[in-house]
C1' cells in the first nucleotide's frame, strides 16, 4: 500500500428494515442460613463507535472517518 471481518448494558453475546432493543453473568435491595457460599424473588443499567446519506420508517442498507483483529504484498 491492497483486501476482508468486527464495534449493541460493566463483561460475553442475540437482534440482519416496522410495534416496547433483549438474554446470561455482574451490580443493588430482599428471601433462605447461626453465618458465608450455593439456590431463589425483585430491580438498576443502552447517544446501538462517530458523522452524513437512502427510506414513510434504520441497531439493521450505503459512504467516509475512528478503534480492534485477520490475510496479501
Nucleotide at each position: 500500500g491492497g483486501g476482508g471481518g468486527c464495534g449493541u448494558a460493566g463483561c460475553u453475546c442475540a437482534g440482519c428494515g416496522g410495534u416496547u432493543a433483549g438474554a446470561g453473568c455482574a451490580g443493588u435491595c430482599g428471601g433462605c442460613u447461626c453465618a458465608u457460599a450455593a439456590c431463589u424473588g425483585a430491580u438498576u443499567g443502552g447517544u446501538c463507535g462517530u458523522u452524513g446519506g437512502u427510506u414513510c420508517g434504520a441497531a439493521c442498507c450505503c459512504a467516509a472517518c475512528c478503534g480492534c483483529c485477520c490475510c496479501c504484498a
Predicted 3D model of a 73-nucleotide RNA (transfer RNA) from an uncultured Candidatus Saccharibacteria bacterium. Rfam family: tRNA. The sequence was found in a public genome assembly.